This is a predicted structure of a 353-nucleotide part of an RNA (small-subunit ribosomal RNA, central domain) from an uncultured bacterium. The coordinates come from a structure-prediction model, not an experiment, and the mean pLDDT is 82.
[in-house]
Context: one part of a larger RNA
RNA sequence: CUGGGCGUAAAGAGCAUGUAGGCUGAUUAGUAAGUUGGAAGUGAAAUCCUAUGGCUCAACCAUAGAACUGCUUCCAAAACUGCUUAUCUAGAGUAUGGGAGAGGUAGAUGGAAUUUCUGGUGUAGGGGGUAAAAAUCCGUAAAGAUCAGAAGGAAUACCGAUUGCGAAGGCGAUCUACUGGAACAUUACUGACCCCUGAAAAUGCCAAAGCGUGGGGGACAACAAGGAUUAAAUCCCUGGGAAUCCCAGCCCUAAACGAUGCACACUAGUUGUUGCUAUGCUAGACAUAGCAGUAAUGCAGUUAACACAGUAAGUGUGCCGCCUGGGGAGUACGGUCGCAAGAUUAAAAACUC
Numbered sequence: 001c002u003g004g005g006c007g008u009a010a011a012g013a014g015c016a017u018g019u020a021g022g023c024u025g026a027u028u029a030g031u032a033a034g035u036u037g038g039a040a041g042u043g044a045a046a047u048c049c050u051a052u053g054g055c056u057c058a059a060c061c062a063u064a065g066a067a068c069u070g071c072u073u074c075c076a077a078a079a080c081u082g083c084u085u086a087u088c089u090a091g092a093g094u095a096u097g098g099g100a101g102a103g104g105u106a107g108a109u110g111g112a113a114u115u116u117c118u119g120g121u122g123u124a125g126g127g128g129g130u131a132a133a134a135a136u137c138c139g140u141a142a143a144g145a146u147c148a149g150a151a152g153g154a155a156u157a158c159c160g161a162u163u164g165c166g167a168a169g170g171c172g173a174u175c176u177a178c179u180g181g182a183a184c185a186u187u188a189c190u191g192a193c194c195c196c197u198g199a200a201a202a203u204g205c206c207a208a209a210g211c212g213u214g215g216g217g218g219a220c221a222a223c224a225a226g227g228a229u230u231a232a233a234u235c236c237c238u239g240g241g242a243a244u245c246c247c248a249g250c251c252c253u254a255a256a257c258g259a260u261g262c263a264c265a266c267u268a269g270u271u272g273u274u275g276c277u278a279u280g281c282u283a284g285a286c287a288u289a290g291c292a293g294u295a296a297u298g299c300a301g302u303u304a305a306c307a308c309a310g311u312a313a314g315u316g317u318g319c320c321g322c323c324u325g326g327g328g329a330g331u332a333c334g335g336u337c338g339c340a341a342g343a344u345u346a347a348a349a350a351c352u353c
Base pairs, nucleotide, nucleotide: 004323005322006321007306008305012320014205015204016203017202021197022196025088026087027086029084030083031082033081034080035077036076037075038074039073040072041071042070049065050064051063052062053061054060092190093189094188095186096185097184103179104178105177106176107175108174109173110156115151116150117149118148119147120146121145125138126137164171165170210250211249214246215245219244225238226237227236261319262318263317264316265315266314269297270296271295272294273293274292275291276290277289278288279287280286281284301308302307325353326352327351334345335344336343337342
């Protein structure tokens, strides 16, 4: 390389855009580059193979044949691939319409609660935690409790779901503005290099934590401190200076998971639910059907089993990525990126089982 694989054994890149490349619907006519058939030329000798012969056999040698799977030219075929031509509409797209949605960005506003402060009432406790206790801590400088007011920050109870939206990360108070995508319906239009996938390189996004500058700081809380417990500690408690929040900028990693790449086609059913539409009547909190999503169960089939099963891990096609015994090791060295932490690329070896 071939082959075999990638849900859990090694293996799907975190996600997308998209260049090259690969691949690509139906019909007609042509062409003859690929393809197929035939002919001619060439394909040195030796070697290899077959047969016969010669050294006493063999190795070895000689003769003859076959072969040299290739290349060039000519003739022919026209199914398939390619190219050209003329069309089509089932893929794809555009347009129109009314709906659904925690999709995104920005701004404004609201209520509950915690905390702090101010004032009033009021008095000796409060807090804490366990199998059972206690202490650090707060409080006669009037706490805790309760009533009224003020400030500030963060998060948005109920609705809430097995729901919805988004490419993924993710998104949940209300309103406004701007804005992306998907589904459905009508059929009107375009007409397949518009489709699918997507290398190296590139670009964009990317939870949490982390980084530097400036704000903010209610609550929560790494590290560190104190009190307990204990043989000594963790777990527990008390308080609390990072961080969590905001602006602009980095970092670019996750069990970034459905541990399941994307797209298309086909292959028994049954039952929920979301969105849109159509039809029906008894006109509803209705029924039935279609399409698109999201779930449960379950045949065939697959699987080592678990399980998957029209949202496939079934049957096929196209393209990409990745794997090849465990450890050493996703480490060292080198390159690129980064302020750093470190990330990434290409990835070892000695040694060891």